[in-house]
RNA sequence: GACGAACGCUGGCGGCGUGCUUAACACAUGCAAGUCGAGGGAGGCCAUCUCUUCGGAGAUGAGUCGACCGGCGGACGGGUGAGUAACACGUAAGUGACCUAUCCUGGUGCGGGGGACAACCCGGGGAAACUCGGGCUAAUACCGCAUGGUCCGGAGGGCCGCAUGGUCAUCCGGGGAAAGGUGGCCUCUGAUUCAAGCUACUGUGCCGGGAGGGACUUGCGGGCUAUCAGCUAGUUGGUGAGGUCACGGCUCACCAAGGCGAUGACGGCUAGGGGGUCUGAGAGGACGACCCCCCACAUUGGGACUGAGACACGGCCCAGACUCCUACGGGAGGCAGCAGUGGGGAAUAUUGGGCAAUGGGCGAAAGCCUGACCCAGCGACGCCGCGUGCGGGAUGAAGCUCUUCGGGGUGUAAACCGCUGUCACCGGGGACGAACCUCUCACGUUCGAACAGGGCGUGGGACUGACGGUACCCGGAGAGGAAGCGCCGGCUAACCCUGUGCCAGCAGCCGCGGUAAGACAGAGGGCGCGAGCGUUGUUCGGAAUUACUGGGCGUAAAGCGCGCGCAGGCGGCGCUGCAAGUCGGGAGUGAAAUUCCGGGGCUCAGCCCCGGAGCUGCUGUCGAAACUGCAGGGCUGGAGACCGGUAGAGGCUGGUAGAAUUCCUGGUGUAGCGGUGGAAUGCGUAGAGAUCAGGAAGAAUACCCGUGGCGAAGGCGGCCAGCUGGGCCCGGUUCUGACGCUGAGGCGCGAAAAGCGUGGGGAAGCAAACAGGAUUAGAUACCCUGGGUAGUCCACGCCGUAAACGAUGGGUGCUAGGUGCUGGGGGGAGCGACCCCUUCGGUGCCGCAGCUAACGCGAUAAGCACCCCGCCUGGGGAGUACGGCCGCAAGGCUGAAACUCAAAGGAAUUGACGGGGGCCCGCACAAGCGGUGGAGCAUGUGGUUUAAUUCGAAGCAACGCGAAGAACCUUACCUGGGUUUGACAUGCACGUGAAAGCUUCCUGAAAGGGAAGCCCUCCUUCGGGACACGUGCACAGGUGCUGCAUGGCUGUCGUCAGCUCGUGUCGUGAGAUGUUGGGUUAAGUCCCGCAACGAGCGCAACCCUUGCCCCGUGUUGCUAACAGGUAAAGCUGAGGACUCUCGGGGGACUGCCGGCGUCAAGCCGGAGGGAGGUGGGGACGACGUCAAGUCAUCAUGGCCCUUACACCCAGGGCUACACACGUGCUACAAUGGCCGGUACAAAGGGCGGCAAACCCGCGAGGGGGAGCGAAUCCCAAAAAGCCGGUCCGAGUUCGGAUUGCAGUCUGCAACUCGACUGCAUGAAGCCGGAAUCGCUAGUAAUCGCGGAUCAGCUACGCCGCGGUGAAUACGUUCCCGGGCCUUGUACACACCGCCCGUCACGCCAUGGAAGUCGGGAGUGCCCGAAGUCCGUCGCCUAACCCGCAAGGGAGGGAUGCGGCCGAAGGCAAGCUCGGUGACUGGGGCG
Repeated sequence: GACGAACGCUGGCGGCGUGCUUAACACAUGCAAGUCGAGGGAGGCCAUCUCUUCGGAGAUGAGUCGACCGGCGGACGGGUGAGUAACACGUAAGUGACCUAUCCUGGUGCGGGGGACAACCCGGGGAAACUCGGGCUAAUACCGCAUGGUCCGGAGGGCCGCAUGGUCAUCCGGGGAAAGGUGGCCUCUGAUUCAAGCUACUGUGCCGGGAGGGACUUGCGGGCUAUCAGCUAGUUGGUGAGGUCACGGCUCACCAAGGCGAUGACGGCUAGGGGGUCUGAGAGGACGACCCCCCACAUUGGGACUGAGACACGGCCCAGACUCCUACGGGAGGCAGCAGUGGGGAAUAUUGGGCAAUGGGCGAAAGCCUGACCCAGCGACGCCGCGUGCGGGAUGAAGCUCUUCGGGGUGUAAACCGCUGUCACCGGGGACGAACCUCUCACGUUCGAACAGGGCGUGGGACUGACGGUACCCGGAGAGGAAGCGCCGGCUAACCCUGUGCCAGCAGCCGCGGUAAGACAGAGGGCGCGAGCGUUGUUCGGAAUUACUGGGCGUAAAGCGCGCGCAGGCGGCGCUGCAAGUCGGGAGUGAAAUUCCGGGGCUCAGCCCCGGAGCUGCUGUCGAAACUGCAGGGCUGGAGACCGGUAGAGGCUGGUAGAAUUCCUGGUGUAGCGGUGGAAUGCGUAGAGAUCAGGAAGAAUACCCGUGGCGAAGGCGGCCAGCUGGGCCCGGUUCUGACGCUGAGGCGCGAAAAGCGUGGGGAAGCAAACAGGAUUAGAUACCCUGGGUAGUCCACGCCGUAAACGAUGGGUGCUAGGUGCUGGGGGGAGCGACCCCUUCGGUGCCGCAGCUAACGCGAUAAGCACCCCGCCUGGGGAGUACGGCCGCAAGGCUGAAACUCAAAGGAAUUGACGGGGGCCCGCACAAGCGGUGGAGCAUGUGGUUUAAUUCGAAGCAACGCGAAGAACCUUACCUGGGUUUGACAUGCACGUGAAAGCUUCCUGAAAGGGAAGCCCUCCUUCGGGACACGUGCACAGGUGCUGCAUGGCUGUCGUCAGCUCGUGUCGUGAGAUGUUGGGUUAAGUCCCGCAACGAGCGCAACCCUUGCCCCGUGUUGCUAACAGGUAAAGCUGAGGACUCUCGGGGGACUGCCGGCGUCAAGCCGGAGGGAGGUGGGGACGACGUCAAGUCAUCAUGGCCCUUACACCCAGGGCUACACACGUGCUACAAUGGCCGGUACAAAGGGCGGCAAACCCGCGAGGGGGAGCGAAUCCCAAAAAGCCGGUCCGAGUUCGGAUUGCAGUCUGCAACUCGACUGCAUGAAGCCGGAAUCGCUAGUAAUCGCGGAUCAGCUACGCCGCGGUGAAUACGUUCCCGGGCCUUGUACACACCGCCCGUCACGCCAUGGAAGUCGGGAGUGCCCGAAGUCCGUCGCCUAACCCGCAAGGGAGGGAUGCGGCCGAAGGCAAGCUCGGUGACUGGGGCG
């Protein structure tokens, strides 16, 4: 795009078409084929007449009706598509092998007789259908006779052809025809009408011709299947006969043994064929409704009869099934005609009108019949046309909807104003289709004796319409009655809101939905089409995705493992001929319709009509001869042969050699050997292994050996001999003369391995199975040992596979080069080996053009071409099943489907990863020091518990974390008591004038509630305002949820050295290059190189601090000198030196020297220096990763709560405790504890604060209050250390938990639940399993000091400060993390990846299977209906013959009997297809 469609929603009108695709299922009812009285006889009715006994009878009639005899038609028209793969159809021919009623045309004839049968009448049988007997009768019914041409047989003849033959004329013989009817007339005869007769028309016999129809034959064409490969007995042919319209094996007898088939016979499945239809650019593909042509069929099967024609849809007979009637004896029926019914189905119409038209049958005609046909009805089933209004109309109404709340959209849409009148509606008018026939009038013409009549023709008139009062026209009224459907994530045109929350749902493919969904559902809006719109189904296209046009096969699916070769396909260079292919001209045919073009008719269109083109085909004919083909005759270039030469693991057979291995014997000799990652099993003191000598056996041939050679492939390796194949090359230019290439089937090889057979041989080594030892969670494995069977080896025979690979079939030609190896030839040079040039063959590497998706290939093509073969067509199922063939078996070859998936693949790219590689870092390991893990306690977490134990943090990177201070508060949790414009913000309205605040009282745990009193603000233009409270309204409030909606901030990789961009270049592209490489660095730091050149974010530096010096500054700091002064003391004067404070500056840059390095960057060493090679420390954290953390710091979208999820209060909880973990503190002691004495810091803090002296207390502390807002005073003592003493290895003078008592301090308050003090108590613990952490120097370790938070403190935490002050680093193999390069990849939420198989469960389809059920086709036999044919005649017999007759004869025969054939049926054994089947096999999906 299309449709005979169906389904869903919707539906105004008309026209033209179209409508059981399924059950060729079954059918009620009506209708669908009759007609002719001008073929015939009888009868009824009617009319007229006559007669009448009145009941009726008779006659006539051009009237009418129906049955019968007879004629023509029922073989057409109409239906259906079952069957059929066929001369059924299409096309083109043929019939010298044929038929044909009616019709047209030509010719010719129709003489004379006869006998019956229906109807009818009488009688009988039957329920019916129907039927039997007897009797009468007519004909265009039937039968002899006559006349006869054609015809048949025979004879010879002419002409012609195509083999059989055709045709014309003559002679002889044979057989053989007919029918009348109607109208008219009186010329001839008779005569009253009239008859004979004549005449007109019609009918009839015979013979030709034509038209149309049919029959038969042939070429060619159009389905699938080879998992159907062989088929055939009337089969193939012949002779003869029968039969037919006709040829023929069509049928029969006999004879012969043929016929068909890979160009697909036979079988199976499917199917009516064509014109055409749909699609497509075409080629093609699919289809065969309607219309036209042909075929086949008519309930199923068989059969004939009649007839011009049938094996007959509305005829007959038989058989089967089914239905109906029945009196049970017997009968009837066939919608695949038109309607209609049931049924089936997703689904397909009225039991309509009319013969007016067209067509058909009959008839002389009128006419009759006609479900053909013409119309109408039903269905949006299709196509076409029309309408549902048109114009104006905003500050843009309302509603709905969105919103950033400003506004936007629907939207000129509506309202409203003006106008029009299609369709539908009403009223009126009103067709075309109709012209024939017939009748009538007139005229012409013809037949005729005719002024009867008839035929033919022309003109006029009359008659005829189902549709239908329809089309169409006019008028009227009135915007009045007339819009839906699908879609809006991408493909694909059209976006928002709400709801929902992997639910409900959507989905053509990809895929949407797990709380902000443009994808679900609704809404608003939009997009598309529009009386339709979607969906489903089918088909073509896109699909070059079966590739003829027009594809491929190295790696994506695809080259047979290799060769030989029949058929087939293809084939070198000249010449001649032929004309099959090919090309050209003209002829026939290619029906019509359809299609296209032009024109015409319905208002247009659809539709219809006319003309033309076309129908790409087939046939015959004339011609051309280039190409292909065929024939003839040549050529040498392809191919082959001959002679000579040559290389080689080519094959087969026999022999032979040495090394090695194992075994055996003997010698020497002693304790191990062997084996592995390490071991063990094993061997060995009965002497192994090692070593020497000798012997045996089998198998394989080191070095040479190669990137080498040979072979078709598989494959081939010591040496010698024999036999043998092939190639090449070269040379000779000697011969043949296209002899060639490929190759479906077929045949052979297949010496890769494995496997099988011969109770085969052989057997040294090796070695499945087997055994043992290890490894391991296991280890029926990898490793080892001992063996060790099959096997490996030989002979003969099978098997026939492979990653049989170059994953690359064979052949031929052509298309740049370079460089090896190998075999041969020629030339040059050289004494020669070697070397150089060249040529042919083989075999490698690199590479141009070209090809390729890329990788790559590239004269050994995967380039450019031609020829032939094989093979492919998404993945899985599956190389499976079934079938067949092969095999001893194993198995091989051939080779599906159901079902299932939305992919499976190739090449390359970037990452990530690797128990891959290279290079290099880091307290990463190692080296060292100290810890943790064990104990007690502290603290955090999990868990548990609880009314609550609020919440968060979760590997590193949660766990002394948010907490730098939970007794109340904090506080978010729980219980209870309360409040509701709220504890807090803003605004409005009303009220009050004060509010607020203060005091007191009642109740209460408090909050809160209630009451009393004091107090009476400020500004003012007097309206009010400010402010506050009360009431009410907007709103507040939420530590409620979402860190997976977010901002901000933070952790982490990681202070790691990386991450990118612009331009250029390369690549089809992803992308690459730069950024890789060589060095170097802490560093993508720097240097060099380079199709790259530059740049950015990072690194470094700039900043702070610390270490040295200088300058400035000197108080509260300092004190060398001077002076004063004290018990002492910078205490004082003073000083500006020093320390120090604060501020500024200098200093370090690989700058200098040497070496190394590429003349570089830089590295090593050195000098100087307070300091070196980034001096130490800090701040500073690239692109990004972890949907990392935080909605409970804060902010914030969305959602949720609103007398509560908000707010207030009291008490409780966050402090629970059988446990588990993290982080710490204190220890376990002598480098120690305790006691006494004594020395030296830094950095901080202090006014609701730090607090000195002094007094009290054992102490915590109390009293006290100088001084100090602090370089001044205070906290304040530093501690380890040092000196002295004591303890003596002990659960202790270690250790301090726990507990008791007594206290201190803070605070409203220390019960839950504070810290501290004193006395008493003295627990575990004696250095910590597996495991694990920190640290590389002023570091670790150790010692104390301070601070924040804070009333106090559970701080042993955290953040700082200084004191004392080490050890070790060989090194980078390993563990962890990281950087760069490279490699592999089936990974890419990226190895915490991916993924395989069994098992378990669910679902699905399928194979096998004892069987079982059914379908199909055939074979043999039995039975054998109807019926044709043959035979027969007891019996029957009008026409003809004999006979007066009776009767006989000829001839015929219903029925009967016999025979052949023969449908259905039966029996039998098989074949084939399908269903089902306990059980069973695998497969797919989850």
The RNA shown here (small-subunit ribosomal RNA) has 1486 nucleotides and comes from an uncultured soil bacterium. Rfam family: Bacterial small subunit ribosomal RNA. Its family is annotated with ribosome and structural constituent of ribosome in the Gene Ontology.